[in-house]
Large-subunit ribosomal RNA, domain I from Thermococcus sp., 610 nucleotides, folded computationally. Rfam family: Archaeal large subunit ribosomal RNA. The sequence was found in a public genome assembly. Its mean pLDDT, the model's own confidence on a scale to 100, is 82. The source organism's lineage runs through Archaea, Methanobacteriati, Thermococcales, Thermococcaceae and Thermococcus.

Context: one part of a larger RNA
RNA sequence: GCACACGGUGGAUGCCUUGGCGCCAGCAGGCGAUGAAGGGCGUGGUAAGCUGCGAAAAGCCCCGGCGAGGCGCAAACGGCUGAAGACCCGGGGAUGCCCGAAUGGGGAAACCCGGCGGGCGGAAAGCCCGUCAUCCCGCGCGAGCGGGAGGCGAGACCCCCCGAACUGAAACAUCUUAGUAGGGGGAGGAAAGGAAAUCAACCGAGACUCCCUGAGUAGCGGCGAGCGAAAGGGGACCAGCCCAAACCGGGUGGGUGUAAAAGCCCGCAGGCGUUGCCCGCCCGGGGUAGCGGGACGCACCUGGAGGAGGCUGCGGACUCCUCGGGGAGUUACAAAAGGUCUGGGUAGCCGAAAGGUCUGGAAAGGCCUGCCGUAGAGGGUGAUAGCCCCGUAGGCGAAACUCGGACCUCUCCCUGGGGUGCGAUCCCAAGUACCGCGGGACACGAGGAAUCCUGCGGGAAUCAGGGGGGACCACCCUCCAAGGCUAAGUACUCGCUGGCGACCGAUAGCGCAUAGUACCGUGAGGGAAAGGUGAAAAGAACCCCGGAGAGGGGAGUGAAAUAGAACCUGAAACCGUGUGCCUACAAGCGGUCGGAGCCCCGGCACCCUU
Numbered sequence: 001g002c003a004c005a006c007g008g009u010g011g012a013u014g015c016c017u018u019g020g021c022g023c024c025a026g027c028a029g030g031c032g033a034u035g036a037a038g039g040g041c042g043u044g045g046u047a048a049g050c051u052g053c054g055a056a057a058a059g060c061c062c063c064g065g066c067g068a069g070g071c072g073c074a075a076a077c078g079g080c081u082g083a084a085g086a087c088c089c090g091g092g093g094a095u096g097c098c099c100g101a102a103u104g105g106g107g108a109a110a111c112c113c114g115g116c117g118g119g120c121g122g123a124a125a126g127c128c129c130g131u132c133a134u135c136c137c138g139c140g141c142g143a144g145c146g147g148g149a150g151g152c153g154a155g156a157c158c159c160c161c162c163g164a165a166c167u168g169a170a171a172c173a174u175c176u177u178a179g180u181a182g183g184g185g186g187a188g189g190a191a192a193g194g195a196a197a198u199c200a201a202c203c204g205a206g207a208c209u210c211c212c213u214g215a216g217u218a219g220c221g222g223c224g225a226g227c228g229a230a231a232g233g234g235g236a237c238c239a240g241c242c243c244a245a246a247c248c249g250g251g252u253g254g255g256u257g258u259a260a261a262a263g264c265c266c267g268c269a270g271g272c273g274u275u276g277c278c279c280g281c282c283c284g285g286g287g288u289a290g291c292g293g294g295a296c297g298c299a300c301c302u303g304g305a306g307g308a309g310g311c312u313g314c315g316g317a318c319u320c321c322u323c324g325g326g327g328a329g330u331u332a333c334a335a336a337a338g339g340u341c342u343g344g345g346u347a348g349c350c351g352a353a354a355g356g357u358c359u360g361g362a363a364a365g366g367c368c369u370g371c372c373g374u375a376g377a378g379g380g381u382g383a384u385a386g387c388c389c390c391g392u393a394g395g396c397g398a399a400a401c402u403c404g405g406a407c408c409u410c411u412c413c414c415u416g417g418g419g420u421g422c423g424a425u426c427c428c429a430a431g432u433a434c435c436g437c438g439g440g441a442c443a444c445g446a447g448g449a450a451u452c453c454u455g456c457g458g459g460a461a462u463c464a465g466g467g468g469g470g471a472c473c474a475c476c477c478u479c480c481a482a483g484g485c486u487a488a489g490u491a492c493u494c495g496c497u498g499g500c501g502a503c504c505g506a507u508a509g510c511g512c513a514u515a516g517u518a519c520c521g522u523g524a525g526g527g528a529a530a531g532g533u534g535a536a537a538a539g540a541a542c543c544c545c546g547g548a549g550a551g552g553g554g555a556g557u558g559a560a561a562u563a564g565a566a567c568c569u570g571a572a573a574c575c576g577u578g579u580g581c582c583u584a585c586a587a588g589c590g591g592u593c594g595g596a597g598c599c600c601c602g603g604c605a606c607c608c609u610u
Stems, first nucleotide, its partner, number of pairs: 001581008014568001015532002019504002021501007028493002030152002038099003041054003045077002049073002060093006069081003104113003114132007134149006157188001158186005168175001172222001198205002209236005219227002240485003247285010260274001262275001263272002265316006290463001292428004296423007304323006324415006337409010348396003354369005370387002372376001378390003434458008444470001465480005519526002539567001542554004586610003591604005
């Protein structure tokens, strides 16, 4: 040095899985000044951590479920509790220190210091309870009163505002990256959009959103790189409405108006006396459109009943109320509450069917003979169990809270109006449309550049009107801007429930089999490692060595202890112990050959020893 054996070390590999990853369906999509999210500090008989809870502190009360034990992870000691139903599970409630939007003031969060009212206290001090931030809206002359907001949440989804660069163009400036990343604001369970001043093409369609297609087409483009539609077609879903104005009535403020000439519904008679008229604002009625609509006036058609009203009487017209009839409704079109029934959620409950024998530590395995099945999904049990356990198929269940549906009560509308025709009498959203200049958005980079938005300037019309049809004009077609609301189809997943996987199996899978911990950093921030005894602790009584050790040897448990807690398997590197072998200068004993008269000298081969 090699080999083998046996160990040590080490923790690969195999097997396992409490944990992850991806996805589907359903639910939920918010919490917060009634103090959130997140924390600090407490809280147990003994208590460091986690969990729970909050000075009423691993808990208190009520209602329901369950049914024999229970006092969390988590043992032990010491105690306690439960058939008067504990523990546990679900629903509702009580308590809930301090910080934190933090909100009486302050502040280096979890601390410090106050005002006012009340309480304990003889008083002071002290302690306890309540209350006192700011902003916005409404009301009020005001002091003030009432209501709301603030912050957090998923690195998600949505809308609006602001808005890069690296990069690509094989350099680079227009362009691209990209309205992306990033920043700010806001909202909802979705958001946005939405009922044509839209398209289309001389045919027609008929809100919006989303998907497929049209189509990498038409186009745009230092016509480079590259960017990139729309109509139409096919699907998903399906819903349409309310105002402004004209006009009428009422209220209110201002102006104006007595020669009773205005006015009090009309006519006549009487009566009243600024009640009038104009303008502004508020409330109610009316009204909402593109075959233009509406108002108003006139004409015509049609339409239940009863009652009441205005200064009086008569006649007419009109308005209001009630009943009856009809319709609609809480996601828009107005809006709230209750009841009944019903379905779902938040605890639960019932739930079929197997024995023998063999091996074995153990039967669920082998063999034999059965059974159930609307259940042979899955998991567990000492190995592999339809029939042992939990479950599974199927079926049942709520005092309380909660979500949905139907109906009733309820609420609203129509019938007291509706319709037709005629009328250029009135109205139909203004610093708007439109134009110029400067920008931006449109697939479209100023282009022939329409369309949309708007910083500056100019500045219309009301249906005999106005916008659009890609410069512009005519004809033609089409549609009504300058107010608003609107489910569904679509996007997402912090969370809950159920399910699935040619996903991982501890250097994998989330960073975490748990940890944003330990540790690092002044800080923002960065950020690990670490799973497995056994079926069951049966976790090794007792004895021995030893330091009352560590560790070990017996004994005992166990199927196994080389399963002994540094515990399944236990690879390799690495370190040992034992045995065997190889190599070698050289030496030695023996053998053989040669030389030599002898002591002896030399060669060779094998074996032995070192």